Model confidence (mean pLDDT): 82 of 100. Transfer RNA from a Candidatus Pacearchaeota archaeon, 72 nucleotides, folded computationally. Taxonomically the source falls in Candidatus Pacearchaeota (Archaea, Nanobdellati). The sequence is in RNAcentral, with records from ENA. Rfam family: tRNA. It is annotated as a transfer RNA. Rfam describes the family as follows. Transfer RNA (tRNA) molecules are approximately 80 nucleotides in length. RNAcentral records the identical sequence in 2 taxa.
RNA sequence: GCCUCUAUAGCUCAGGGGUAGAGCAGUGGUUUUGUAAACCAAAGGUCGGGGGUUCGAAUCCCUCUAGAGGCU
Numbered sequence: 001g002c003c004u005c006u007a008u009a010g011c012u013c014a015g016g017g018g019u020a021g022a023g024c025a026g027u028g029g030u031u032u033u034g035u036a037a038a039c040c041a042a043a044g045g046u047c048g049g050g051g052g053u054u055c056g057a058a059u060c061c062c063u064c065u066a067g068a069g070g071c072u
Base pairs, nucleotide, nucleotide: 001071002070003069004068005067006066007065010024011023012022013021018055027041028040029039030038048064049063050062051061052060
């Protein structure tokens, strides 16, 4: 220098055009003499930044940033 992949909740990851979910963690509750465990509930996201396409973008395209891998 070139190519590929990854970036989504505090953490690990789904979701690949129709307005985002799970597990764990944290919070509240039930239970217990109390803690833990178990069960229940609610909360937590401008989907890495910018631009474009589209009626509509986490998703498709371009670019930038960060990380991982490969080739020379």